[in-house]
RNA sequence: GCCCCGGUAGCUUAGCCCGGAAGAGCGGCUGACUUGUAAUCAGCAGGUCGGGGGUUCAAAUCCCCCCCGGGGCU
Numbered sequence: 001g002c003c004c005c006g007g008u009a010g011c012u013u014a015g016c017c018c019g020g021a022a023g024a025g026c027g028g029c030u031g032a033c034u035u036g037u038a039a040u041c042a043g044c045a046g047g048u049c050g051g052g053g054g055u056u057c058a059a060a061u062c063c064c065c066c067c068c069g070g071g072g073c074u
Base pairs, nucleotide, nucleotide: 001073002072003071004070005069006068007067010026011025012024013023020057028044029043030042031041032040050066051065052064053063054062
């Protein structure tokens, strides 16, 4: 230098191919239960979807450039 995969909540990730409401588990907080804790149950909060630009009525999703991580080729 070229090619491939990945980047979404504090952590692990689904959704991307084929555009149309941003989800889950764990964790956190509150409450119930308990003598109390854990476990269990219920509820709540938490997201610039890596950054910028473009296309579109509409972009996590499509296109372009860049950044970061991993792998391969030379």

Record summary:
This is a predicted structure of a 74-nucleotide RNA (transfer RNA) from a Methanosarcinales archaeon. Its Rfam family is "tRNA". Rfam classes the family as a transfer RNA. Rfam describes the family as follows. Transfer RNA (tRNA) molecules are approximately 80 nucleotides in length. The prediction has a mean pLDDT of 84.